[in-house]
């Protein structure tokens, strides 16, 4: 230099056109003499940026950016 995956909650990762979800973490509340377990209930996201295409993009195309592997 060139190719190739991937960037989604606090962490792992689904979800690949029609109002984003799950385990684990966190808050609150039951339980208990207390703690861990166990139950119920919540909070928490500009889907890496920017532009395109679309009646509509987290999903489709570019392009930067960030990360990881391969080739030279």
């Nucleotide at each position: 230099g060139c190719c190739c995956a991937c960037g989604u909650a606090g962490c792992u990762c689904a979800g690949g056109g029609g109002u984003g979800g799950a385990g684990c973490g966190c808050u609150u509340c039951c339980u208990u003499g207390g703690u861990a377990a166990g139950g119920a209930a919540g909070a928490g996201g500009u889907c890496a940026u920017c532009g395109g295409u679309u009646c509509a993009a987290u999903c489709c195309c570019g392009a930067u950016c960030g990360u990881g592997g391969g080739c030279u």

A computed fold for a 72-nucleotide RNA from Microgenomates group bacterium RBG_16_45_19, annotated as transfer RNA. Its mean pLDDT, the model's own confidence on a scale to 100, is 84. Its Rfam family is "tRNA". It is annotated as a transfer RNA. Lineage of the source: Bacteria > Bacteria candidate phyla.